[in-house]
Context: one part of a larger RNA
Molecule: large-subunit ribosomal RNA, domain II
Organism: activated sludge metagenome
RNA sequence: GCCGGCGAGUUAUGAUGUCGUGCAAGGUUAAGUCGAAGAGACGGAGCCGUAGUGAAAGCGAGCCUAAAUCGGGCUUUAGUACGACAGCAUAGACCCGAAACCCGACGAUCUAUCCAUGAUCAGGUUGAAGGUGGGGUAAAACCCACUGGAGGACCGAACCGACGUUCGUUGAAACGCCCGCGGAUGAAUUGUGGAUAGGGGAGAAAUUCCAAUCGAGUUGGGAGAUAGCUGGUUCUCCCCGAAAUAGCUUUAGGGCUAGCGUCUGAUAUAGUUGGUGGAGGUAGAGCACUGAAUGUGAGAUGGCCGUGAUUAACGGUACUGAUCAUAAUCAAACUCCGAAUGCCAUCAAUGUUAGUCAGGCAGUCAGUCUGUGGGAGAUAAGUUCCAUGGACAAAAGGGAAACAGCCCAGACCGUCAAAUAAGGUCCCUAAAUUCAUGCUAAGUGUUAAAGGAUGUGGAGAUGCUCAAACAACUAGGAUGUUCGCUUAGAAGCAGCCAUCAUUUAAAGAGUGCGUAACAGCUCACUAGUCGAGUGCCUCCGCGCCGAAGAUUUACCGGGGCUAAGCAUGAUACCGAAUUUACGGAUUUAAUGUUUCAUUAAGUGGUAGGGGAGCGUUCCAUUUGCGGUGAAGCCAUACCGAGAGGAGUGGUGGAGCGGAUGGAAGUGAGUAUGCCGGU
Numbered sequence: 001g002c003c004g005g006c007g008a009g010u011u012a013u014g015a016u017g018u019c020g021u022g023c024a025a026g027g028u029u030a031a032g033u034c035g036a037a038g039a040g041a042c043g044g045a046g047c048c049g050u051a052g053u054g055a056a057a058g059c060g061a062g063c064c065u066a067a068a069u070c071g072g073g074c075u076u077u078a079g080u081a082c083g084a085c086a087g088c089a090u091a092g093a094c095c096c097g098a099a100a101c102c103c104g105a106c107g108a109u110c111u112a113u114c115c116a117u118g119a120u121c122a123g124g125u126u127g128a129a130g131g132u133g134g135g136g137u138a139a140a141a142c143c144c145a146c147u148g149g150a151g152g153a154c155c156g157a158a159c160c161g162a163c164g165u166u167c168g169u170u171g172a173a174a175c176g177c178c179c180g181c182g183g184a185u186g187a188a189u190u191g192u193g194g195a196u197a198g199g200g201g202a203g204a205a206a207u208u209c210c211a212a213u214c215g216a217g218u219u220g221g222g223a224g225a226u227a228g229c230u231g232g233u234u235c236u237c238c239c240c241g242a243a244a245u246a247g248c249u250u251u252a253g254g255g256c257u258a259g260c261g262u263c264u265g266a267u268a269u270a271g272u273u274g275g276u277g278g279a280g281g282u283a284g285a286g287c288a289c290u291g292a293a294u295g296u297g298a299g300a301u302g303g304c305c306g307u308g309a310u311u312a313a314c315g316g317u318a319c320u321g322a323u324c325a326u327a328a329u330c331a332a333a334c335u336c337c338g339a340a341u342g343c344c345a346u347c348a349a350u351g352u353u354a355g356u357c358a359g360g361c362a363g364u365c366a367g368u369c370u371g372u373g374g375g376a377g378a379u380a381a382g383u384u385c386c387a388u389g390g391a392c393a394a395a396a397g398g399g400a401a402a403c404a405g406c407c408c409a410g411a412c413c414g415u416c417a418a419a420u421a422a423g424g425u426c427c428c429u430a431a432a433u434u435c436a437u438g439c440u441a442a443g444u445g446u447u448a449a450a451g452g453a454u455g456u457g458g459a460g461a462u463g464c465u466c467a468a469a470c471a472a473c474u475a476g477g478a479u480g481u482u483c484g485c486u487u488a489g490a491a492g493c494a495g496c497c498a499u500c501a502u503u504u505a506a507a508g509a510g511u512g513c514g515u516a517a518c519a520g521c522u523c524a525c526u527a528g529u530c531g532a533g534u535g536c537c538u539c540c541g542c543g544c545c546g547a548a549g550a551u552u553u554a555c556c557g558g559g560g561c562u563a564a565g566c567a568u569g570a571u572a573c574c575g576a577a578u579u580u581a582c583g584g585a586u587u588u589a590a591u592g593u594u595u596c597a598u599u600a601a602g603u604g605g606u607a608g609g610g611g612a613g614c615g616u617u618c619c620a621u622u623u624g625c626g627g628u629g630a631a632g633c634c635a636u637a638c639c640g641a642g643a644g645g646a647g648u649g650g651u652g653g654a655g656c657g658g659a660u661g662g663a664a665g666u667g668a669g670u671a672u673g674c675c676g677g678u
Base pairs, nucleotide, nucleotide: 001678002677003676004675005674006673011091012090013089014088016086017085018084019083020082021081022080023079026048027047028046032042033041034040052059053058062074063073064072065071094232095231097229101222102221103220104219105218106217112196113195114194115193116192117191118190119189120188121186123155124154125153126151130147131146132145133144134143135142159183160182161181163180164179167176198214200210201209202208207216235613236612237611238610239609240608245258246257247256248255249254259364260363261361262360263359264358265357266356267355269354271350272349273348274347275346276345277344278343284337285335286334290331291330292329294327295326296325297324298323302319303317304316305315306314307313367392368391369390370389371388372387373386374385375384376383397408398407399406412584413583414582415581417580418579419578423574424573425572426559427558428557432571434570435569436568437567438566439565445561451545452544455542456541457540458539459538460537462535463534464533472529473528474527475526476525478502479501480500484496485495508523512521513520585603586602587601588600589599590598591597592596614667616664617663618662619661620660621659622658623657624656625655632651633650634649635648636647638645639644
């Protein structure tokens, strides 16, 4: 892992609701007694009800409040006993699961420290104090030699330890092996016996040890501790069907009440559309208020300058700039204005009750994406917080290559029928290589901006043009003059000022190169040659550049496509569990000749509510089967919507069904479930 068995809403008491049965202004016994009895009888204590109201005295179909004859509050005849079911309360209360807490007991044969009494430490090295002899001294000190044998001394086995690597890591071993390593006369090691106990002991101190257990040992008990947490919770079908919000909460992943679901009863509405009448200050808009903000004009006050007796006053002002005028603006916390929607009321139409009230039972309180209106953020986020729709959640089917939340569409069952939706129709791949008119040349399509560009198609405006335009070519492009100033120089062309005149077909006191300055080239402008269009601006369609990335082409799903791309229009076809057709099942309502039939509307579904059933074991009553073969097991094309139920054959070898009721140790795949087998 698999297979088999076991495995989770029970029981007692109480109150509540629904249903059933008995009796009913009443209903009913409890303990107990009699009894063979858990049958039956007796037993009326007690309990509930038959009257309420007031704090109470009390009064009473009324009472209380109040000054009140006003007003207001409560009340004015159906219960009760038992049973079943549902949820609740108290109990372990659906099952399994802590870490912990407390009480008692047992542990120091491991280990820590201590006590008593024993034991052990090869060999080698060093050579302290002291001593003796000699030297030395006045005596000492001191020196030399020998002796001596100290030391938490040295090297190194046993012994004790454990610093490093390897191997081992379902080990040979729940801490080991090999090789090296530290201590090895000491605070050494060790045998035996003993002492200290969990709120504790011991500790050269590490939360270290106290029997492979230690931030509080082990074991029994309190004990089924508690678990707002996780997991699991066993047959079928039918009807309806949520929520992820508000308020409060030592509350935030939990509760309570409300909201939303369901069932029962009562009652009479809900929604939609249209008319009419309302309240309102959003979008927009505006500047009349409050503020913000720009230009122009006028301009108070103040500053500065001047005149003036140095003060009043006056004049000036490229300063300041209140205020006013005018033009053009901005605002969630501005409004002279002001919608659409939505909301309220009412009238009508429509509307298979979809509304409201009471009661039983819930679940929900983590929501998600998307469209729209906003706040936060960076007008970021598959971000976050509201509002308002949708979908998912709890929704399958078709489309979007694949893809909860996007588009289409809501699956009762069956059919080798038909029509469609979104989306599609060259091949993969069902259906147009369909039609008409254009556009695109970029594989744009099949990825993105500012910005850039004689891409290309369409529309419009405007200039020049056979009195010859635009482009090209030929020729001219001069004179006063090197204008004046500046400058070393400045001659069209460093810079400043002025920018005239003349000759002309035309020619700037010079458009750009160039020179040290000149020179030189060129342009504007003019003539000729040529002979028909040419220059510039705006808008619209489709394209181009801008465009560099990391496993593999990799932004058409692929092949591939010049349409099989884009735009507009047209006609076919394909395409879903949609719709239709045919057959069948079932729910609710209505009607009817009420076994039943017809009609109408339905029958996706998690949490959850309600309804109807199947099966297992045992019991009661009844009716059957069985050695001419019961149960169980194996096979099987039958019946039922399903849980399930038969028939037949084989196997097996002794019990087992049907019907009607009753009672439950009543249904297994999941709990890292438990036990067994393998």